[in-house]
Context: one part of a larger RNA
Molecule: large-subunit ribosomal RNA, domain I
Organism: hydrothermal vent metagenome
């Protein structure tokens, strides 16, 4: 030096475990703010120096109204002081009061939690204590020749890391390079809304039959088709489902009412009327069918009574009873022995409860110890829903049919050239959207149906409103052939923390004694240390607080060999 073999240090794998994460289903919320917010700063403890929850100079709290019932004075984190509590405390909830300072931050300003004014009112002028004073919007107001300008009231701001709708709108990358594409209408920025949100009741699809707003989802289909036909992009109908909901306006016409008048009317305003494609509608004119009173003056006013209808569109509020749900909660059934053990729920033995044999705990695996579980049941207060009822609103004042001829039915619009953008479709091209320049038609009228024509068919632009299936986040609760400490969230613990960076941003590591601290009195070594030896606690101390502890690596001891 190697080998073996025995003890050991090192170092943190490895089993086990979980406090903490994912990731779905269900329900409930779905906003919060000038009545100052989200988010902080600085304080608030009897000992409080620190971090965390809590609070706001009334500061680990105050008032009330319910529940609870025996101990409390939060949590790391123990002690000790003084105190509260069956006159009901701590503790769970509801409803309020109080709530510095900064921040939209709003009185000015400023290098955030600071610095300096003014004005009113109570007052004694000071002092102190309420108040008030920022922009921008709309209204009305006051005054002026006219604008700024004075008041007043109403709303506005700014936040919520998703979803949504809109205006902007990349590049790296793929085409094995690029430049038409692509990546992508993606990320990103700006604006605006809601709890959804967009869209939405055909100028629609379809194809000779037909269907009857919109979203969504499967499926059609990786298909028709687009494409330097490269690389790539990529549908629709139909058919299955979810879930259903339809309506108001402009205009013709009639009334009122104002301004203007060239006295012929125009024009505004309000009320009625209408509100569509099988065309409808107004206007005349006719047939059928149609409450009842009461005033006047043919009609129209007003009561009554009947029908209807409704608070998410078709108009819009409020109040009451009931029920239901939420926000604390209450009952809640049954087991002993003996035995191996530190310890029994385990083994044996003999019983018993179940609408409860789900979870967990409890010195090992407990249906009858414990919390619970099934099942029953509960609200002073507040919130929400939903039914009734009262309210409200419409008809009764017309409606239905048929005939007529004249009016109305959205115009700088629809097409058209040119250029451009979204349509899967990269103009050959239909339909849409836009920008220039042109520019109709009025129902026998216009548009569509993927060049175009005819014929056939389908619809009626050029206003507008709409629930519901649909997306997303937070809370709950329940479960997971989801993790289990290099793994699941970046964070199981002081985590957006330590630390890096001017900044904007980046962004860790770090779990485990034991059932119980019973966490080692007392002796000794030693420097009044570290760290150790005895003693003692325990089942166990090689379970001692660096607390399961693999290899690697690094030793002592033997025992062979060299």
């Nucleotide at each position: 030096g190697g080998u073996g073999c025995a003890c050991g240090g090192u170092g943190g794998a490895u089993g086990c475990c979980u406090u903490g994460g994912c990731u779905u289903a269900c329900g409930u919320a779905g906003g919060c703010g000038a009545u100052g917010a989200a988010g902080g700063a600085c304080g608030c403890g009897a000992u409080u120096a620190g971090u965390c929850a809590g609070c706001g100079a009334u500061a680990c709290g105050c008032u009330u109204c319910g529940g609870g019932g025996a101990g409390g004075u939060g949590a790391c984190a123990u002690a000790u002081a003084a105190c509260c509590u069956u006159u009901g405390a701590u503790c769970c909830g509801g409803a309020g009061a109080u709530u510095u300072c900064c921040g939209a931050a709003u009185g000015g300003g400023g290098a955030a939690a600071c610095c300096c004014u003014c004005c009113u009112g109570u007052c004694a002028u000071g002092a102190a204590c309420a108040g008030g004073a920022a922009c921008c919007g709309u209204a009305u107001u006051a005054g002026u020749a006219a604008c700024u300008u004075u008041a007043u009231a109403c709303g506005g701001a700014g936040c919520g890391c998703a979803c949504c709708c809109g205006g902007g709108g990349a590049a790296g990358u793929g085409a094995a390079a690029c430049a038409u594409c692509u990546c992508a209408g993606u990320a990103c920025c700006c604006g605006g809304a809601g709890g959804a949100g967009u869209a939405g009741a055909a100028a629609g699809c379809a194809a000779u039959u037909g269907c009857g707003a919109u979203u969504c989802c499967c499926c059609a289909a990786g298909u028709a088709g687009c494409g330097g036909c490269g690389a790539g992009c990529g549908a629709a109908a139909c058919g299955g489902g979810a879930a259903c909901a339809g309506c108001c306006c402009a205009a013709a016409c009639c009334u009122g009412c104002g301004u203007u008048u060239u006295c012929g009317a125009a024009c505004g305003c309000a009320g009625g009327g209408g509100u569509u494609g099988u065309a409808a509608g107004a206007c005349a004119a006719g047939a059928g069918c149609g409450c009842a009173g009461u005033a006047c003056u043919u009609g129209u006013a007003c009561u009554g009574g009947a029908a209807g209808a409704g608070u998410u569109a078709c108009a819009a509020a409020u109040c009451a009873u009931u029920c239901u749900u939420a926000u604390a909660g209450a009952a809640g059934a049954a087991a002993c022995u003996g035995u191996u053990g530190g310890g029994a729920a385990g083994c044996a033995g003999u019983g018993c409860c179940c609408u409860a044999g789900a979870c967990g705990g409890u010195a090992a695996u407990a249906g009858c110890c414990c919390c619970g579980u099934a099942u029953u049941u509960g609200a002073a207060a507040u919130a929400a829903g939903a039914a009734u009822g009262a309210c409200u609103c419409u008809u009764u004042u017309g409606c239905u049919c048929u005939u007529g001829u004249u009016c109305u039915u959205g115009a700088g619009u629809a097409g058209u050239u040119c250029g451009a953008g979204a349509c899967a479709c990269g103009a050959a091209u239909a339909g849409c959207u836009c920008g220039a320049a042109u520019g109709a038609a009025u129902c026998u009228g216009c548009c569509g149906g993927a060049a175009c024509u005819a014929a056939c068919c389908g619809g009626u632009a050029a206003g507008g409103c709409u629930a519901a299936a649909u997306a997303c986040u937070a809370c709950g609760u329940a479960a997971g052939a989801c993790c289990g400490a290099u793994a699941g969230u970046g964070a199981a613990c002081u985590a957006g923390u330590a630390c890096c960076g001017u900044g904007a941003g980046g962004g860790a590591a770090a779990g485990g004694u034991g059932a119980a601290a019973a966490g080692a009195a007392c002796c000794c070594c030693g420097g009044u240390g570290a760290g150790g030896g005895g003693a003692g606690u325990g089942a166990a101390a090689u379970a001692g607080a660096a607390c399961u502890g693999a290899a690697a690596c690094c030793g002592u001891g033997u025992a062979c060999c060299u």